[in-house]
RNA sequence: CUAUGCCCGUGAGCGCCAGGACCUUUUGCCAUAAGGCAGAAGGUUGACGAGGUGAGGGAUCUCGAAUUUCUCGGCGGGUGACCUCCGGCUCCCCGGCAGUCGUCAAAUCACGAACAAAGGCUAUCCGCAAGGAUAGCACAAACACGUGUGGCCGGGAC
Numbered sequence: 001c002u003a004u005g006c007c008c009g010u011g012a013g014c015g016c017c018a019g020g021a022c023c024u025u026u027u028g029c030c031a032u033a034a035g036g037c038a039g040a041a042g043g044u045u046g047a048c049g050a051g052g053u054g055a056g057g058g059a060u061c062u063c064g065a066a067u068u069u070c071u072c073g074g075c076g077g078g079u080g081a082c083c084u085c086c087g088g089c090u091c092c093c094c095g096g097c098a099g100u101c102g103u104c105a106a107a108u109c110a111c112g113a114a115c116a117a118a119g120g121c122u123a124u125c126c127g128c129a130a131g132g133a134u135a136g137c138a139c140a141a142a143c144a145c146g147u148g149u150g151g152c153c154g155g156g157a158c
Base pairs, nucleotide, nucleotide: 014076015075016074017073019072020045021044022043023042024041025040026039027038028037029036030035048064049063050062054085055084056083057082086102087101088100089099090098092156093155094154095153096152097151109148110147111146112145120137121136122135123134124133125132126131
C1' cells in the first nucleotide's frame, strides 16, 4: 500500500462527473513579441451550514448565509408536503364526528429568546499550477423550545 472479516463512529446541500469553466504538457495555424484560435493527453472545480424518519405508496423538499458571477449543467439518492393505515392529543371519564400532530405525538395565530459553517482575513503544510488540507476570528433564518390563544354531539360521574 492492497484485499478480506469484525467492531466503533459518521452521513443526506448527501454521493458521482461525459457538458461547461480553469490549470499543465503537447501538436497545427496566425503573429515582431507577449500571446491568440483549434485539437489531443493528464488533472482541478463542480451546495456553506442549520433542520428533519410511526408503517406503506406515489413523487421529490424546509430555513437562511455567501464575492448570490458555475451553489451553472447532468445522473443517482433523500427524513419536508400529499394519500392510506396505525397511534397520541383536542373537557373529569367513555363513545362518535371533525381537526391536528408522530411516540418529545393539536394545529393556526401572537409574542419572546437562542445557536452556525463556508465566504473573508491571518498562519502553516501539500501541489509546477488550477487547487486542496488544518488552525484561529464574526454574523443568520426557519423548525424545535417558552408564554398565551385554542372544537362539536351523546351518555356518565361530581
A computed fold for a 158-nucleotide RNA from Sulfobacillus thermotolerans, annotated as glmS glucosamine-6-phosphate activated ribozyme aptamer. Its Rfam family is "glmS glucosamine-6-phosphate activated ribozyme aptamer". Rfam links the family to the GO terms regulation of gene expression and catalytic activity. It was read from a public genome assembly, where an Rfam model found it. Model confidence (mean pLDDT): 76 of 100. Of the family's consensus pairs, 88% are formed in the model.